Record summary:
Predicted 3D model of an 838-nucleotide part of an RNA (large-subunit ribosomal RNA, domain II) from Gossypium mustelinum. Lineage of the source: Eukaryota > Embryophyta > Mesangiospermae > Pentapetalae > Gossypium. It matches the Rfam family "Eukaryotic large subunit ribosomal RNA". Clan: LSU clan. The literature on the family includes a 2001 paper in Science by Yusupov et al., "Crystal structure of the ribosome at 5.5 A resolution".
[in-house]
Context: one part of a larger RNA
This record gives sequence, structure tokens and C1' cells, in this order.
RNA sequence: UACUCCAGGCGUCGGCUUGUGGGCUCCCCAUUUGGCUCGUCUUGGAACACGGGCCAAGGAGUCUGACAUGUGUGUGAGUCAACGGGUUAAAAACCCUUAAGGUGAAAUGAAACUGAUUGGCGGGAUCCCUCACGGGUGCACCGCGGACCGGACUUGAUCUUCUGAAAAGGGUUCGAGUGAGAGCAUGCCUCUUAAGACUCCAAAGAUGGUGAACUAUGCCUGAGCAGGGCAAAGCCUGUUGAAACUCUAGUGGAGGCCCGCAGCGAUACUGCCGUGCAAAUUGUUCGUCUGACUUGGGUAUAGGGGCGAGAGACUAAUCAAACCAUCUAGUAGCUAGUUCCCUCUGAAGUUUCCCUCAGGAUAGCUGGAGCCCUUUGCGAGUUCUGUCAGGUAAAGCCAAGGAUUAGAGGCAUCGGGGGUACAACACCCUCGACCUAUUCUCAAACUGUAAAUAGGUAAGAUGGUGCGGCUACUUCAUUGAGCCGCGCCAUGGAAUCGAGAGCUCCAAGUGGGCCAUUUUAGGUAAGCAAAAAUGACUAUGCGGGAUGAACCGAAAGCCAGGUUACGGUGCCUAACUACGCGCUAACCUAUAACCCACAAAGGGUGUUAGUCGAUAAAGACAGCAAGACAGUGGUCAUGGAAGUCGAAAUUCGCUAAGGAGUGUGUAACAACUCACCUGUCGAAUCAAAUAGCCUCAAAAAUAGAUAGAGCUUAUGCGUACGACCUAUACCCGGUCGUCGGGGUAAGGGCUAGGCACCGAUGAAUAGGAGGGUGAGGUGGUCACUGCAAAACCCUGGGCGCGAGUCCGAGUGAAGUGGCCAUCGGUGUAGAUCUUUGU
Repeated sequence: UACUCCAGGCGUCGGCUUGUGGGCUCCCCAUUUGGCUCGUCUUGGAACACGGGCCAAGGAGUCUGACAUGUGUGUGAGUCAACGGGUUAAAAACCCUUAAGGUGAAAUGAAACUGAUUGGCGGGAUCCCUCACGGGUGCACCGCGGACCGGACUUGAUCUUCUGAAAAGGGUUCGAGUGAGAGCAUGCCUCUUAAGACUCCAAAGAUGGUGAACUAUGCCUGAGCAGGGCAAAGCCUGUUGAAACUCUAGUGGAGGCCCGCAGCGAUACUGCCGUGCAAAUUGUUCGUCUGACUUGGGUAUAGGGGCGAGAGACUAAUCAAACCAUCUAGUAGCUAGUUCCCUCUGAAGUUUCCCUCAGGAUAGCUGGAGCCCUUUGCGAGUUCUGUCAGGUAAAGCCAAGGAUUAGAGGCAUCGGGGGUACAACACCCUCGACCUAUUCUCAAACUGUAAAUAGGUAAGAUGGUGCGGCUACUUCAUUGAGCCGCGCCAUGGAAUCGAGAGCUCCAAGUGGGCCAUUUUAGGUAAGCAAAAAUGACUAUGCGGGAUGAACCGAAAGCCAGGUUACGGUGCCUAACUACGCGCUAACCUAUAACCCACAAAGGGUGUUAGUCGAUAAAGACAGCAAGACAGUGGUCAUGGAAGUCGAAAUUCGCUAAGGAGUGUGUAACAACUCACCUGUCGAAUCAAAUAGCCUCAAAAAUAGAUAGAGCUUAUGCGUACGACCUAUACCCGGUCGUCGGGGUAAGGGCUAGGCACCGAUGAAUAGGAGGGUGAGGUGGUCACUGCAAAACCCUGGGCGCGAGUCCGAGUGAAGUGGCCAUCGGUGUAGAUCUUUGU
């Protein structure tokens, strides 16, 4: 130094084993919270509204013609193969000529006919110039006023066969016109319409046939109908009688006669049965049973027809018009149903018209497609300012007109009553009308006054101002008005907000509404009916109101955190048996939160609070005690009345005080008592009305509801001040979708239909639009498959918001898939859906 071997360390990779290891997915169990069957018509359904036992397969906006908008493709003042021809065996496919024809390039008029000149002003994109102030160019489109063509009206030079032609003209006339073409052919979406016309279902109508084996009736020909009873005519016997005849014992055996079997029928039990023995039976009972009887066979009558002892009965389980087939998939403004996903947007129940009221058209609301400009213009469910119109609310009625109460005063006049009077348009008194100044009460169809709210309009360049011109208008007038031309004026002529404004075309659904607050009209009222404004529900979830379409809060992608609203904070039940001050005691039954699930008039010496008026240390009120007298038995009235049945008056004396008397009482007195006064006592007392809580008023039928149990200086009621709980609301972060905005080819990567970034936003029925997903054919292309396709199955693993899809294990044994096109008989939970299974 090289090689080999052994041992060790470090690193990496792999295998095996192990682990109360981590994650995804699926299933099962348990707890807590929320949670009513879907579909449907409906203002409203979990409904005691209808359809629905379960699974599988089938099952409903299609095709064609025509018109229209939009959007592609081809060509373009043109455009169009499909009439015809070539090719081919013949088709299909492909190719071609003439442009005959269609449509367009010219309109207008009923028609004969006639028949359109690049124009002006304003706003304007683009492009150009610029000293970036501005100037030029002026597309599309819009607005304005001219011109031209045709029709209608008017005018009529000129020419002319005397019938026509027609220049220059006129205008508040009509046109789907012209004004430097835009069409044609074809594809697709959507709508309308004709057809079976999204699917299923009538009651009906028409045409042609088939049925009388059921049953209705007639005719022909056959068959059948125990036993018993009543007993007609006729016949016979006898009796009576002058006779006619009558009576009588028998015989006889008629009859839509009787009882009753078979037969035929079908009264009652409203029996049995009633998924039966039976789509009319069965048991007992019942009707009839020699006849208008029952029945076999044959035959006749046929559908607006038959037949009918008539019930609209019967006419083959069918009859107020049979059955079969066809017209025919008849029609229905009516009922039911109408099939995968996601995203964006999102109604109406109103106007007008209709043989219109269960429906349509029309406008509105809505969606889609576009066009056009745009940052200082344009706009507004807003405000300010200026201005305009109005006759509601209120007010008024000693203002008009209308209604209306009460007194007061009164010259004249009018009416009634009365007095003085012979009488008087003489006088006096009185009641009214009337007059005057007042007074009470009113108005949708009254009003001098007159709101609030609501409404119109303006807030500038299309403006303001100066000068000049034109005109057939206007004026006495270059006066005015209109038009034309040239200058000047920019602080852009209020605020706030804007997620931009404006315009055109096409089309769906809807055209039953309902609720609350306010204002109205009907009604006794109504969860009644009818209007208006606004907001809800319908079409809408979430938190609260225990419960709940509409009330209160608040509208929603999916997650995490924070904060609130309405409402709450003893337990149920998340959060203070918090705090301060009052009130309330409620045994048929205290109370306890908008809508709202009721209570009134009227009471209460229940209690509380204030108001007002009195009394009170000159001793009130209440309690106890003494007095409560005399003229006088006042006057009248009365059978009687002495304080006290009644009427009218209400005096005087003594007193501290005592009413010609507040009650009891008597036949009348008497007696007692009160007012009033005093003593004792020693401090507050009494009346009236007000309103808080409580209470009475307060009675109903299953047992019962502050949601419950419960709660009493409350867990009730009233009123303060804090803390806390909690929604899908608000704030913040992440993320998904949608919309908007600009950026981006660079060293690597890069779907420009890409990538990265910023901002806003997200409910939804009918309905609209966009983008996806599955299943079945066909063409192209690329693949898989006996080393195992499809299909089925799994408690296996992923992806996608989703419809769905990919992989794995097992069964299975022969086909299958992706992508790009294309076609349509293309997606089921419902239709008392159809068929099978159960």
C1' cells in the first nucleotide's frame, strides 16, 4: 500500500412486530336542544279539506306549416341547389344551366292614372391640428323646421280638336313615402296561431248495423191443474089448492164460488244472508189455485222504434230512448297531475273593454336582449327658497241663507180676548204675530275666515344682453311679434344624495286577495260588507309575544369571535331571590305586560294620598256626670191636641244654658230623651267632595289554566337607577358564489374562456334568464376488456355547493367507456295514474 474477515459507531432505505397513538369516512347506542305527513286548490291547511299501503317498469309543452323579435352563418342591390339535368344499376350523397319564379330594390290612390335631387339648424362619437385655452371634421342616432312624390282641397297664365292638357302657386290636409339603398337564403332560442296540440276523464251529437234464448204483447200448435165444501138450472117424489101456483124429500152438478196440495206469486218478520248458496238467495208466514189460469215449442212486432190491464214498466244483470262499430285522440273558460341540479333576478290580485263576474284582451307590475352617452353632466318616493291653484280639519251663527231655546224692551201695523162705551181706524188692559238689542244650541249636500299634510311649476348657455336686417302678420307709427345675422357675458347661478343616466325591442306570470294603524260611508253589531293612504302577510325563514300567516324586533350564503334589539334575569329557563321609594291582604274567585283572548253603571266608616271648609289650652271632639226653667195648657182648628195629628206665626223673662221644641210616648196629660249649657278629662277633632290599590256589583253547562308549579315588606302593582342574558340584526376575521373595477406576456410557471388584486353584495312563490349534470341512439376520435366488461352489492376510500362522479372488496361472465359533434319517444312520489309482484 492493496485485499479479505471480524467488532463497534453514525446516516439512509426496506420488511416484520407493537401501541387505551393521530386523522378521514360510514354505521350503531346514549344524552341535550329544536322539530306536526307530503302533494294540492287556497287570503288562509298539521288539519275533523281532497289524493297517497309498499316496490319495480311505463307515464305528460311534442312534431309540422305560417307570422314576429332577438342572435349566428353565407352572399349582397341583390339573393334563393332541390322545376329540370348530370353522376349512379337505381337511390342517398355530390355537381350544374336558365333566372322562369319568389322576395327585395318606389310610393300613393277605391281606381283610371300619376310617380320622389348630395339641402339647413341644434346635440353628437371618431379622427386631425394646437401655444392643450381652443379650433376643424362631423358617423350612427335623437330633436326642430323646410323641400320633393302620390291622394283630397284650392287657384288657373297658356295651348286646344271645345273636349281636354297644363306652367307658376297656396296650406295647422292624408300617406305603412323620398331625402347616396339593405335585403335575400338558412340555423337556433322565445312567443303567437292552425292542427288531437302538455296528459287523462264527460253529460251529449251523427252514420251504419246486431239483438224478442231475458222480458212485453198478439197469433198457431201442444202439455198441466190432489182432496173437501156451498150447491144454480133441469129432472123426479109427495102435500095443499077450484085453478094459477105454492111448499117439500131427493136427484143433479153450474160457478172469472169457498177451504186447500202441486203450480204460479211475494204480505209480514223490515228474520237469516249481506267479501252471500245467490250481482235478489233462504226460513216460516202469506195471496191465488177451472181460469182475464200456468207452461213448452213455433211465429210476429226493433231503437225516437217496438210492446205495455200504464209501473215510464219491459225490450239479453243496460232503458225518461238498448247494444256494437265508426265520425273520434269529439269539445270543456272546469277538476286532477305535469319528471335532474346550482346561480342571478323577481311579481300580481289594480285600470279600461267584452252576452264579462270560475274566463279573456288592454295598460300596469317583472324578466331578458340590446343601443346610446357619461363625470360634472344627468337624475331623485328628500329638503330649502320663490310662485300658483284649492274650500277639507278647525272656527262661525249678537256675519249671509237654513235649523233653534229663553227671557227683556216696544213707535207703528195685523189677529184673538176683555173693559169704558150708542158708536168710532176712539181710549185703556191683555195674549200673540212683528220690530230692536241680547241669549242657548247646530250642519256631508251652510259660510265672509281658514290650516296641517298633499299637489303643480321654477331654480339658467335651449340663458341674459346689445346692434343690424326680413315679413303678404300686427300697429297711427320701424310700433309690436316672429324669424335671420353679428358681438359681449362662465362665480355653471340652492342643499343633500347617487351603487350612473337616457332610449328601444321582445316576452312570461298576474288580473279570487287578505291583515294592521289612521281617515271614511252602510249596519244594533260582527273574526260583517265597502273605499283611501302607508306598511305587512301572500312569496318569509330568525329572536320575542307559553301556543300563533299579519303584532314587537329584525329580513337570511357557510363558519369563528365580540356587541345589541324586542323581550327578559326565584324554578321550569340563559341571565341580579339586585338596589331605592311607595301601594296592596283580596274564602264562590287578589293580582301579574301592545295586538289579546273582556267586563259596566253605581256603591264601600277597607286602606292610602293630597284638596277645601270648620272646631280647639278663652280646654274643643269622644266618654262619664248635673241642669234642660218660667209668662204658657201661646193663637187657630178639633170629640180631644197641655212642645211633639194639623195650620199660621216664632215673642218675652230668668239665666251658665234651656226650641212656643229633635225623637220615644199618652185618649189627652204624665214620664224619658235631644238640641243647648256646665263639671271632669287634657290634645288634637269633625264635615264635604277628589283618586290610587283593594272590594261588592260578577251566574252555565267534560276538569282547567297569570303557560305551569308556585310566590305575599312578593316572584304582585306604580316609579327611579344600575348590572347581566340573548337573534340568521350590527362590528370584525376567514371562506364560497355573483356583480363591478382597473392590472397583467417579465427570470421560472401560466387554461387570456387564464392569472393575481381591490370593492360591493347574497331571503323568495308564480315567472324569466344563465351555467351545469345524468340516461338512450348515430358519426368521428382516443381508449378499456377472459391477467375479467356491464350489472348487482358493501358497515371500504375519495372529489364536487349540488345534480352526480371516480377508485377499492365481493358476486358476475361479454362487452364497455372518455372527448368532439349530432338526434330526440331523454330524468317521476303523487294524476281514486296503467301493468306486474306483495